[in-house]
RNA sequence: UCUUAUCGAGAGUGGCGGAGGGACUAGGCCCUGUGACGCCCGGCAACCUUCAAGUGGAAACUUGAAAAGGUGCUACAUCCUACAGGUCGUAUGAUCUGAAAGAUGAGA
Repeated sequence: UCUUAUCGAGAGUGGCGGAGGGACUAGGCCCUGUGACGCCCGGCAACCUUCAAGUGGAAACUUGAAAAGGUGCUACAUCCUACAGGUCGUAUGAUCUGAAAGAUGAGA
């Protein structure tokens, strides 16, 4: 970089540390010395993984269980808008759908 699945839910009154943080740009909206972000520990989840049952000629799929390992995650939340279209509105705008962008896993 490409392909594909998901972006629902869940998870701390811990320790260290000390100023910014919520991906980038702009605008907005939020969190934060009542200690954020980060690291460690703890935890959550079940993508990879294992097992069982079912379907199937097979490939595989569905359901359930487990949590040792590889990741991931652990405020609201992929925070909203930006691009295209629909509806409402005279209009600022509101709302819905999609795209784009992004995050994570698996594969190339």